A computed fold for a 483-nucleotide part of an RNA from a metagenome, annotated as small-subunit ribosomal RNA, 3' major domain. The RNAcentral record of the full RNA draws on SILVA. The coordinates come from a structure-prediction model, not an experiment, and the mean pLDDT is 81.
Context: one part of a larger RNA
RNA sequence: UGACGGGGACCCGCACAAGCGGUGGAGUAUGUGGCUUAAUUCGAUGCAACGCGAAGAACCUUACCUGGGUUUGACAUGUUUGGUCGUACCCCGAUGAAAGUCGGGGGUCAGUUCGGCUGGACCUUACACAGGUGCUGCAUGGCUGUCGUCAGCUCGUGUCGUGAGAUGUUGGGUUAAGUCCCGCAACGAGCGCAACCCCUGUGAUCUGUUGCCACCUCACUUCGGUGAGAGCACUCUGAUCAGACUGCCCAGAUCAACUGGGAGGAAGGUGGGGACGACGUCAAGUCAGUAUGGCCCUUACGCCCAGGGCUGCACACGUACUACAAUGCCCAGUACAACGAGAGCCAAACCCGCGAGGGGGAGGAAAUCACCAAAACUGGGCUCAGUUCGGAUUGGAGGCUGCAACUCGCCUCCAUGAAGUCGGAAUCGCUAGUAAUGGCGCAUCAGCUACGGCGCCGUGAAUACGUUCCCGGGUCUUGUACA
Numbered sequence: 001u002g003a004c005g006g007g008g009a010c011c012c013g014c015a016c017a018a019g020c021g022g023u024g025g026a027g028u029a030u031g032u033g034g035c036u037u038a039a040u041u042c043g044a045u046g047c048a049a050c051g052c053g054a055a056g057a058a059c060c061u062u063a064c065c066u067g068g069g070u071u072u073g074a075c076a077u078g079u080u081u082g083g084u085c086g087u088a089c090c091c092c093g094a095u096g097a098a099a100g101u102c103g104g105g106g107g108u109c110a111g112u113u114c115g116g117c118u119g120g121a122c123c124u125u126a127c128a129c130a131g132g133u134g135c136u137g138c139a140u141g142g143c144u145g146u147c148g149u150c151a152g153c154u155c156g157u158g159u160c161g162u163g164a165g166a167u168g169u170u171g172g173g174u175u176a177a178g179u180c181c182c183g184c185a186a187c188g189a190g191c192g193c194a195a196c197c198c199c200u201g202u203g204a205u206c207u208g209u210u211g212c213c214a215c216c217u218c219a220c221u222u223c224g225g226u227g228a229g230a231g232c233a234c235u236c237u238g239a240u241c242a243g244a245c246u247g248c249c250c251a252g253a254u255c256a257a258c259u260g261g262g263a264g265g266a267a268g269g270u271g272g273g274g275a276c277g278a279c280g281u282c283a284a285g286u287c288a289g290u291a292u293g294g295c296c297c298u299u300a301c302g303c304c305c306a307g308g309g310c311u312g313c314a315c316a317c318g319u320a321c322u323a324c325a326a327u328g329c330c331c332a333g334u335a336c337a338a339c340g341a342g343a344g345c346c347a348a349a350c351c352c353g354c355g356a357g358g359g360g361g362a363g364g365a366a367a368u369c370a371c372c373a374a375a376a377c378u379g380g381g382c383u384c385a386g387u388u389c390g391g392a393u394u395g396g397a398g399g400c401u402g403c404a405a406c407u408c409g410c411c412u413c414c415a416u417g418a419a420g421u422c423g424g425a426a427u428c429g430c431u432a433g434u435a436a437u438g439g440c441g442c443a444u445c446a447g448c449u450a451c452g453g454c455g456c457c458g459u460g461a462a463u464a465c466g467u468u469c470c471c472g473g474g475u476c477u478u479g480u481a482c483a
Base pairs, nucleotide, nucleotide: 001483002482003480004479005478007477008476009475010474011473012472013471015467016466019430020429021428022427023426026322027321028320029319030318031317032316033315034313035312042053043052064308065307066306067305068304069303070302073129077128078127079126082123083122084121085120089106090105091104092103093102094101095100109119110118111117112116131297132296134295135294136293140291142286143285144284145282147280152191153190154189155188156187157186158167159166160165171182172181173180197274198273199272200271202242203241204240205239206238208236211232212231216229217228218227219226220225245268248262249261250260251259252258324423328382329381330380331379332378333377340371342369345364346363350359351358352357389420394415395414396413397412398411399410400409436459437458438457439456440455441454442453
């Protein structure tokens, strides 16, 4: 100087407390461990691995296994032997599970000094080499997680100390903040904080179609309205600007920062949310995203193909979904969103089917068309039961995608109707348009094991006395036999 202490003081955080809803019990989905296996490819492992890499494992993917094949190779550059230029390419046949192997047919190179040569392409031979998801993340780059959006981490000059170092950065206040003020052997500065950026909340101006419909005109009318014209008020689109700064007032404090209240205002003290992550820590993660040193393989640890596996199941754990019901379930009726994607796509009306779906194809590269039905809402039935709760499992019949749904897809209908009556010890999230709850969209994608992920809107709470305690963190101080 640090680190540590079941030392001290002060402060903060959904850390506790106060509340609301869960997990832990059930069934299923999914990931992991284990076990099994020819293989169940690999990585991730306290917080910070476990719905993680994977924003899509039937084939492909695919790295694994079994079997079949191949050796200048699926791919790059160069040299070389021989050949073809009716080459490449297309079609057909045999064989084969396919890859491939063998054979047949069709079939259009360029420049030329038209002898041939040159270029290019392909086949073939040989060689340099290619290739490796093989190892090392403890050789690395890059990127990322984490403490932590915590308020810290440092430097120059000066001063002090023999020196390591100290000071500044400590102290008194204050703040979300090393934020600001005052004081002070310090005076300044840098990286962080804040602000500058984006979205959102209010208004003004401009914009006026595909958007809007207040007034006006016309037509139709079931008298509700609809269509056309006219219009750009209003809503909205999206561009520019305004607006919030403790600016004003009162009180406290006065040295100031600041704190409490008020006015005006759409918004008030960082308005709300996002992006943004200091010096560093964990030899944290990643050689399987790519890059890359070294090592290793080179008729194989490379490459091609078929089938299988990654989906295996006495079990254990994590994360979710669905429930156990009456604030509910079923049936009927009916109102109100936003984000967003659409051409190998979204697909209306209409017809068929109980339904999944099929036919159909208007319109739409979309403020125009369509996905699109929003659902929680309202009325009736059920009357507390393993039920009109719950839907697992299983049987049968179908639909869709796709070369192909046996291993191993999703969906529909009929039948079946399991566990489950609110969950032990323990444990998680959340402070407001939040939790809880309801539906909708997107990426990946032929299809889909999505109940996942990322977004959007509807309905919309309770509680916070407080900081004694648990956990994590910050500052100062103290002890130390630790570095």